[in-house]
RNA sequence: GGGUGGUUAGCUCAGUGGUAGAGCGUCUGCCUUACAAGCAGAUGGUCAUAGGUUCGACUCCUAUACCGCCCA
Numbered sequence: 001g002g003g004u005g006g007u008u009a010g011c012u013c014a015g016u017g018g019u020a021g022a023g024c025g026u027c028u029g030c031c032u033u034a035c036a037a038g039c040a041g042a043u044g045g046u047c048a049u050a051g052g053u054u055c056g057a058c059u060c061c062u063a064u065a066c067c068g069c070c071c072a
Base pairs, nucleotide, nucleotide: 001071002070003069004068005067006066007065010024011023012022013021018055025043026042027041028040029039030038048064049063050062051061052060
């Protein structure tokens, strides 16, 4: 330099154009002499950035940034 994959909650990841989710975590309560485990509830987002298409974009298109992989 060329090709290709990824970027979504504190962490790991779903989400094939129509209300952004799960597990873990954190907080509160119950339980316990206490802790852990368990149970109930709560807590959480500039969907990397910018622009475009669309009635409507995490999703499609373009550019940029960052992190990987392949080729040279």
Transfer RNA from Takayama helix, 72 nucleotides, folded computationally. The gene name in the source record is trnV. NCBI's taxonomy places the organism under Eukaryota, Alveolata, Dinophyceae, Kareniaceae, Takayama. The coordinates come from a structure-prediction model, not an experiment, and the mean pLDDT is 83. Its Rfam family is "tRNA". The family's RNA type in Rfam is transfer RNA. Rfam links the family to the GO term triplet codon-amino acid adaptor activity.